Context: one part of a larger RNA
RNA sequence: UGACGGGGGCCCGCACAAGCGGUGGAGCAUGUGGUUUAAUUCGACAACGCGAAGAACCUUACCCAGGCUUGACAUACUGGUGGUAGUGAACUGAAAGGGGAACGACCCCGCAAGGGGAGCCAGUACAGGUGCUGCAUGGCUGUCGUCAGCUCGUGCCGUGAGGUGUUGGGUUAAGUCCCGCAACGAGCGUAACCCCUAUUUUCUGUUUGCCAUCGGGUAAUGCCGGGCACUCUGAAAAAACUGCUUCGGAUAACGGAGAGGAAGGUGGGGAUGACGUCAAGUCAUCAUGGCCUUUAUGCCUGGGGCCACACACGUGCUACAAUGGCUGAUACAAAGGGUUGCAAACCCGUAAGGGGAAGCUAAUCCCAAAAAGUCAGUCUCAGUUCGGAUUGAGGUCUGCAACUCGACCUCAUGAAGUAGGAAUCGCUAGUAAUCGCGUAUCAGCACGACGCGGUGAAUACGUUCCCGGGCCUUGUACA
Numbered sequence: 001u002g003a004c005g006g007g008g009g010c011c012c013g014c015a016c017a018a019g020c021g022g023u024g025g026a027g028c029a030u031g032u033g034g035u036u037u038a039a040u041u042c043g044a045c046a047a048c049g050c051g052a053a054g055a056a057c058c059u060u061a062c063c064c065a066g067g068c069u070u071g072a073c074a075u076a077c078u079g080g081u082g083g084u085a086g087u088g089a090a091c092u093g094a095a096a097g098g099g100g101a102a103c104g105a106c107c108c109c110g111c112a113a114g115g116g117g118a119g120c121c122a123g124u125a126c127a128g129g130u131g132c133u134g135c136a137u138g139g140c141u142g143u144c145g146u147c148a149g150c151u152c153g154u155g156c157c158g159u160g161a162g163g164u165g166u167u168g169g170g171u172u173a174a175g176u177c178c179c180g181c182a183a184c185g186a187g188c189g190u191a192a193c194c195c196c197u198a199u200u201u202u203c204u205g206u207u208u209g210c211c212a213u214c215g216g217g218u219a220a221u222g223c224c225g226g227g228c229a230c231u232c233u234g235a236a237a238a239a240a241c242u243g244c245u246u247c248g249g250a251u252a253a254c255g256g257a258g259a260g261g262a263a264g265g266u267g268g269g270g271a272u273g274a275c276g277u278c279a280a281g282u283c284a285u286c287a288u289g290g291c292c293u294u295u296a297u298g299c300c301u302g303g304g305g306c307c308a309c310a311c312a313c314g315u316g317c318u319a320c321a322a323u324g325g326c327u328g329a330u331a332c333a334a335a336g337g338g339u340u341g342c343a344a345a346c347c348c349g350u351a352a353g354g355g356g357a358a359g360c361u362a363a364u365c366c367c368a369a370a371a372a373g374u375c376a377g378u379c380u381c382a383g384u385u386c387g388g389a390u391u392g393a394g395g396u397c398u399g400c401a402a403c404u405c406g407a408c409c410u411c412a413u414g415a416a417g418u419a420g421g422a423a424u425c426g427c428u429a430g431u432a433a434u435c436g437c438g439u440a441u442c443a444g445c446a447c448g449a450c451g452c453g454g455u456g457a458a459u460a461c462g463u464u465c466c467c468g469g470g471c472c473u474u475g476u477a478c479a
């Protein structure tokens, strides 16, 4: 100087407390461990709906089998090559591959002969490797932690390691600011600048919106003329700064209350992650040193596996019902996507879906039905009209192909489950809870992920305690 203490002081955080809803019990989905297996590819444990924004083949790295050896791919050199390159029938095979009937070229120079090139063949250098080492590395990332810290220059102090500044008194979300001070300044962080959102104004106006206003028309609809008032679109601007009042405070920083205001003290949300720590993670995104491999640890193909199943754990979904289930009627979103696409009306089918094709390169058309909600009816507390697992049968769709191993529909079946032990998680407001909608990946496949809106709470006395962290101080057989 640090680190540590079941030392002390001050302070913070859904850390506790106060509340609300879960997990842990059940069934299923999914990941992991284990076991099994020819293989159940690999990594990650600050892992475990993670890499994987989507394993039937492909992917695919694993296993079995069949094949290839200058190779699926790159560059260079040497030699050869017009019936050459390329296309490729029969036959063989699971395919890859083998096989080769037949057809049959291109560019430049040149009248032509011919020469050169491209391509191809042979040979040689080499290619190739998701093989090893993340403890050889770059890059990227996690973590403490969006915690308030981490340092430097000059000066001063100390023999020196170092100290000071950065400590102290207040204050803040903040090393934020004020005051003081052998310090005076500065940098990286904090804050601000950036994006979205909440209010208003101006401009914009054939596709949005409106009968607001005028006219026309209909069974009905902005349907038409017309208009840009409103909503909206998207560009510019205004607005919030403790600016104003008052009280407290050291007259300061700042704090409490209030006014005005759409918004009030960082308005709400996002992006943004200091010096460093963990030889943290990644050689399987990529790049790369070294090592290993070279008729195989490379390459092609068919099939299988990654989907196994006594079990253990994590994360979710659906429930156990009446604040509910079922049936009928009816209302209100936002944000997205669409030409290899989204697909209306209409018709067929109980339905998944099929036929059909209008419109749309989209503020125009379509996906599209929002759902919870509201109104009415029914069920009457039961393993039930709760719950839907499992299983049987029949179908639909995608796709060469749904057996291993897809999603969905219909009929039948109707399991566990009656609120979950010890323990444990999330959340402070448009949040939790609850309800549906969309997108990426994607032929098909979503209970996951990422977004969007609808409905919309309870509680916080407080900091004694648990956990993590910051500053000061103290002790130390630690470095």
Stems, first nucleotide, its partner, number of pairs: 001479002003476003007473007015463002019427005026318008034309002042051002062304007071126001075125007086103002091098002106117004128293002131291003137287002139282003142278001144276001149188006155164003168179003194270004199238005205232001209228002214225003241264001244258005320420001324379007336367003341360002346355003386417001391412007433455007
Predicted 3D model of a 479-nucleotide part of an RNA (small-subunit ribosomal RNA, 3' major domain) from a metagenome.
The coordinates come from a structure-prediction model, not an experiment, and the mean pLDDT is 83.